[in-house]
Context: one part of a larger RNA
RNA sequence: UGACGGAAGGGCACCACCAGGAGUGGAGCCUGCGGCUUAAUUUGACUCAACACGGGGAAACUCACCAGGUCCGGACACAGGGAGGAUUGACAGAUUGAAAGACCUUUCUUGAUUCUGUGGGUGGUGGUGCAUGGCCGUUCUUAGUUGGUGGAGUGAUUUGUCUGGUUAAUUCCGUUAACGAACGAGACCUCAGCCUGCUAAAUAGUCACGCGAACGCUCAGUUCGUGGACGACUUCUUAGAGGGACAACGUGCGCGAGCACGUGGAAGUGUGAGGCAAUAACAGGUCUGUGAUGCCCUUAGAUGUUCUGGGCCGCACGCGCGCUACACUGAUGCAGUCAGCGAGUCUAUCACCUUGACCGGCGGGUCUGGGUAAUCUUCUCAAACUGCAUCGUGAUGGGGAUAGAUCAUUGCAAUUAUUGAUCUUCAACGAGGAAUUCCUAGUAAGCGUAUGUCAUCAGCAUACGUUGAUUACGUCCCUGCCCUUUGUACA
Numbered sequence: 001u002g003a004c005g006g007a008a009g010g011g012c013a014c015c016a017c018c019a020g021g022a023g024u025g026g027a028g029c030c031u032g033c034g035g036c037u038u039a040a041u042u043u044g045a046c047u048c049a050a051c052a053c054g055g056g057g058a059a060a061c062u063c064a065c066c067a068g069g070u071c072c073g074g075a076c077a078c079a080g081g082g083a084g085g086a087u088u089g090a091c092a093g094a095u096u097g098a099a100a101g102a103c104c105u106u107u108c109u110u111g112a113u114u115c116u117g118u119g120g121g122u123g124g125u126g127g128u129g130c131a132u133g134g135c136c137g138u139u140c141u142u143a144g145u146u147g148g149u150g151g152a153g154u155g156a157u158u159u160g161u162c163u164g165g166u167u168a169a170u171u172c173c174g175u176u177a178a179c180g181a182a183c184g185a186g187a188c189c190u191c192a193g194c195c196u197g198c199u200a201a202a203u204a205g206u207c208a209c210g211c212g213a214a215c216g217c218u219c220a221g222u223u224c225g226u227g228g229a230c231g232a233c234u235u236c237u238u239a240g241a242g243g244g245a246c247a248a249c250g251u252g253c254g255c256g257a258g259c260a261c262g263u264g265g266a267a268g269u270g271u272g273a274g275g276c277a278a279u280a281a282c283a284g285g286u287c288u289g290u291g292a293u294g295c296c297c298u299u300a301g302a303u304g305u306u307c308u309g310g311g312c313c314g315c316a317c318g319c320g321c322g323c324u325a326c327a328c329u330g331a332u333g334c335a336g337u338c339a340g341c342g343a344g345u346c347u348a349u350c351a352c353c354u355u356g357a358c359c360g361g362c363g364g365g366u367c368u369g370g371g372u373a374a375u376c377u378u379c380u381c382a383a384a385c386u387g388c389a390u391c392g393u394g395a396u397g398g399g400g401a402u403a404g405a406u407c408a409u410u411g412c413a414a415u416u417a418u419u420g421a422u423c424u425u426c427a428a429c430g431a432g433g434a435a436u437u438c439c440u441a442g443u444a445a446g447c448g449u450a451u452g453u454c455a456u457c458a459g460c461a462u463a464c465g466u467u468g469a470u471u472a473c474g475u476c477c478c479u480g481c482c483c484u485u486u487g488u489a490c491a
Stems, first nucleotide, its partner, number of pairs: 001491002006486008016475002020439005027324003031320004035315002043054002065310005071304001076119005086113001089108002092105002123298002126296003132292001134286003137282003144183003148179002150159003162174001164173002188275005194243002198240004204234004209227007246268001248263006326432001330391007343377002352371003356367004398429001403424006445467008
């Protein structure tokens, strides 16, 4: 000095607790991991910091694994053989999973590209992440880290970097042998909220105008639908430039920094949510992201590459993330009614989002169109929700596992059933022990939608909106983290 241990004192955090909410743990199923099994069930990762993770939803490919079959894509150099032919390719039969001349029989063909040997390359999802780069994760989402000059000490070192108050913060106020600085925090960047002010818009609309319909005692008019013939405008929509909040003003507390309440305001938790993110580390993960890469291994009977088939899905079992439920705040039927993020056809065709019409119970099919997109799909007419009926506490009309049959669709291919639809079948489950996760406001939870993957396939992930609570607004008791003091251990 302090990555450690003891003791004491402060401070902080829903990866801690308290008050609560939703759960998970129990059931069925999905999926990842282990184990078992297997020709193979390829493999990495194992406390937080492995386990719906490798963007890992694998029918072939992927693919690394298993059973087999081809090919050389063995550069280059040297030597040999070699135009009296180095070598290449092949019908048929046999052989084979095979219309692989792989091999064999049989002969034709080709013409210095090759063949044989040695050296040396190349390839490798082969090994080593404990040889590495880069990237990521974590310590660690906390407030921490460093040097110059000066002071103290022989020196390592220390002070600065602090008793106290305050803050999300080593944030400030102040104290002050320190003064003045740097990184981090903050500022900054992105998104979401406000603007009847500016700039505009036939790829967004509104008003006016025309036509039609309904209500109107006629009139005046109101509402709805429709119209690229014309005009005006920018409130709504879009997006550029800007503005706007600074705790502004008031009150209270306080020396001050600041805090609490109120007013005004679109906005008063740093306005909210993200991004970026210091110093020092880990023998954390990745050689299976890379034509990043050292060394080792292999290199023609290949660990290279390709083809066929199988496997990664296997099931006495254990664990983790989830989905569906156990119903009446519900299920079913009919009707009503509202979103916001997206995305969409080439590299030279076959493609992508798909409207409309027709056919079909449905899944879907046929024919026509639009769209490289604020123009078309698409107002994505979403779901929960609301109204009216039926059911009536019953393993029931809750639940929808399992199984049978049939029909579609994707694909060369669906068996170990890709997915979907119809009919039948109607299991466990009556709210889940010990344990344990997440969470403070448009949040939790319910609800669906889009995208990623994608030929087909979401119970996953990432976004998006819709409905929208209860309970704290605190504490250090548990679990951890940070700081200070101490000195008897330790390096």
A computed fold for a 491-nucleotide part of an RNA from Hemimastix kukwesjijk, annotated as small-subunit ribosomal RNA, 3' major domain.
Its Rfam family is "Eukaryotic small subunit ribosomal RNA". Gene Ontology terms of the family: ribosome and structural constituent of ribosome. The family is grouped with related families in Rfam's "SSU clan".
Its mean pLDDT, the model's own confidence on a scale to 100, is 80.
The full RNA is in RNAcentral, with records from SILVA.